[in-house]
RNA sequence: GCCUGGGUAGCUCAGUUGGUAGAGCAGCCGCCUUGUAAGCGGCAGGUCACCGGUUCGAACCCGGUCCCAGGCUCCA
Numbered sequence: 001g002c003c004u005g006g007g008u009a010g011c012u013c014a015g016u017u018g019g020u021a022g023a024g025c026a027g028c029c030g031c032c033u034u035g036u037a038a039g040c041g042g043c044a045g046g047u048c049a050c051c052g053g054u055u056c057g058a059a060c061c062c063g064g065u066c067c068c069a070g071g072c073u074c075c076a
Base pairs, nucleotide, nucleotide: 001072002071003070004069005068006067007066010025011024012023013022019056027043028042029041030040031039049065050064051063052062053061
């Protein structure tokens, strides 16, 4: 330098047909318990890496940039 995969909640990750952004764990509150843990219920938590474009509408499609992981660097 080129190719592939990835970047989404504090963490681990879903979300492929373009149409309200989700789960588990963690956090907070409540129930239960003599009490704690476990269990059950609820609440909160998001610039979907960044910039632009397409579209009535983008995490998703297109272009560019950044970061992480892996691979190639063979012939002429």